[in-house]
RNA sequence: ACACGACAACGGCAAACCCGUCGCGAGGCGGGGACGCAAAGCCGAGGGACCCCCGUGGUCAGCCUGGCUACCGAA
Numbered sequence: 001a002c003a004c005g006a007c008a009a010c011g012g013c014a015a016a017c018c019c020g021u022c023g024c025g026a027g028g029c030g031g032g033g034a035c036g037c038a039a040a041g042c043c044g045a046g047g048g049a050c051c052c053c054c055g056u057g058g059u060c061a062g063c064c065u066g067g068c069u070a071c072c073g074a075a
């Protein structure tokens, strides 16, 4: 350095559900809340799912693949 990921350390994120808010909607954002997560950090590039006002239109990164970046260090 690459790979790997422990009942390790310091920490991080936050499903369902509830409240508020935005959106036609899929859903987004904020607060509460924790089922989980070693990239559950970022990117809609490929696949997939979903939505609508059906078009060179959107949503999902916590479905898979891929790309970029990053903390720690037992085996």
Base pairs, nucleotide, nucleotide: 004073005072012037013036017032018031019030020029021028022027035062041068042067043066045065046064047063048060049059050058051057052055

Notes:
This is a predicted structure of a 75-nucleotide RNA (c-di-GMP-I riboswitch aptamer) from Cellulomonas marina. The sequence is in RNAcentral, with records from ENA.